[in-house]
Molecule: TPP riboswitch aptamer (THI element)
Organism: uncultured Rhodobacteraceae bacterium
RNA sequence: GACUCUACCUCGGGGGGCUCUGUUCAGAGCUGAGAUUGCAAUUCUGCUGACCCGUUGAACCUGAACCGGCUAACACCGGCGGAGGGAAGGUAACGGCAACAGCC
Numbered sequence: 001g002a003c004u005c006u007a008c009c010u011c012g013g014g015g016g017g018c019u020c021u022g023u024u025c026a027g028a029g030c031u032g033a034g035a036u037u038g039c040a041a042u043u044c045u046g047c048u049g050a051c052c053c054g055u056u057g058a059a060c061c062u063g064a065a066c067c068g069g070c071u072a073a074c075a076c077c078g079g080c081g082g083a084g085g086g087a088a089g090g091u092a093a094c095g096g097c098a099a100c101a102g103c104c
Base pairs, nucleotide, nucleotide: 006092007091008090009089010088011054012053013052014051017030018029019028020027021026022025038047039046040045060085061084062083066079067078068077069076095104096103097102
């Protein structure tokens, strides 16, 4: 700079990795939207904050301690793969159908 986009209410789903230093719990760094805010419990659990996502569903999980590239490692890129799973109702607006109601 161009293009695209409904709003609100209530509710729900999900993850927390890699490296270094000291050592059992802290500090620092990296990637990332997010790498744990607080409370309780007490040995890693419950609730909660932030963030992301909710079927038009690649948030996230499984396959998977997966395969190839790359990196010190994670990350990242490609594959697996639009594979299998995965959490939504309401109100209003716009639009369409129908023209009483209503339905999408």